[in-house]
This is a predicted structure of a 264-nucleotide part of an RNA (large-subunit ribosomal RNA, domain VI) from a Patescibacteria group bacterium. Lineage of the source: Bacteria > Bacteria candidate phyla. Its mean pLDDT, the model's own confidence on a scale to 100, is 82. Rfam family: Bacterial large subunit ribosomal RNA. Gene Ontology terms of the family: ribosome and structural constituent of ribosome.
Context: one part of a larger RNA
RNA sequence: CGUUCGAAUUUUGAGGAGGUUCACUUUUAGUACGCAAGGACCAAGGUGAGGCAGUCUCUGGUGCACCAGUUGUUCUACCAAGAGCAUCGCUGGGUAGCUACACUGCUAUUAGGAUAAGCACUGAAAGCAUCUAAGUGCGAAGCCAACUCCAAGAUUAAAAUUCGUCAUUAGGUUCCUGGGAGACUACCAGGUCGAUAGGCAACAGGUGUAAGCACAGUAAUGUGUGUAGCCGAGUUGUACUAAUAAACCGAAAAAUAUUUCCGG
Numbered sequence: 001c002g003u004u005c006g007a008a009u010u011u012u013g014a015g016g017a018g019g020u021u022c023a024c025u026u027u028u029a030g031u032a033c034g035c036a037a038g039g040a041c042c043a044a045g046g047u048g049a050g051g052c053a054g055u056c057u058c059u060g061g062u063g064c065a066c067c068a069g070u071u072g073u074u075c076u077a078c079c080a081a082g083a084g085c086a087u088c089g090c091u092g093g094g095u096a097g098c099u100a101c102a103c104u105g106c107u108a109u110u111a112g113g114a115u116a117a118g119c120a121c122u123g124a125a126a127g128c129a130u131c132u133a134a135g136u137g138c139g140a141a142g143c144c145a146a147c148u149c150c151a152a153g154a155u156u157a158a159a160a161u162u163c164g165u166c167a168u169u170a171g172g173u174u175c176c177u178g179g180g181a182g183a184c185u186a187c188c189a190g191g192u193c194g195a196u197a198g199g200c201a202a203c204a205g206g207u208g209u210a211a212g213c214a215c216a217g218u219a220a221u222g223u224g225u226g227u228a229g230c231c232g233a234g235u236u237g238u239a240c241u242a243a244u245a246a247a248c249c250g251a252a253a254a255a256u257a258u259u260u261c262c263g264g
Stems, first nucleotide, its partner, number of pairs: 001153001005164007015150004021049007033038001050107006059100004066093005071086006110145001112144002118138004171249004175191005196242003199238005205231003212225005
């Protein structure tokens, strides 16, 4: 832009794409078969590999604005306490998120349709025979469906429901707060009729017992106050702060027919 008025929501599915894997093992059964050696089909289960999808409760990894320990050096006048730099200085842990090595689920049902090779029925040409010439049946991980995903630009442009009718209307956008989203866009949650983000409060969780003071010790240091102090993303709550104000886009009631009423 189109889809022949404009929108919001929910669908249909022409068509297209993908997957549908494998191993071991138990019972049937040491049965059928076979002189023996050996050793099944069919059927009913179990375990696992690979693949796919989801998730972070557990086990781990990461976690550069979390906590602690610690070395050198500079600075805050000094002590103490801290800050900067040194690969995040190094080391030990670690919330959320992300993640696999972790957890969960599926890998199925076909009993469907038409078939291939093949196996057959009936059956002539050719009094017999013959699966084939007419006709009929069975038959594969393959084909078409069934399963998953995309899908009305399917120009054959589909359908349903609801809203709007001349008006800054139905609806949408700019703008702003953001993230279950994200390169940008888009998408999604919100914009005071508000819990969208920040702050604050409580809790969860992490680190591991802060500083100061007191006591013991010559001191290094230890003990008490004290499961202390500090804390990024988590949960719940709370309008304290910011989502203000405002702007923009935005559609035939046209034609024909019928009926009724009024007038001539």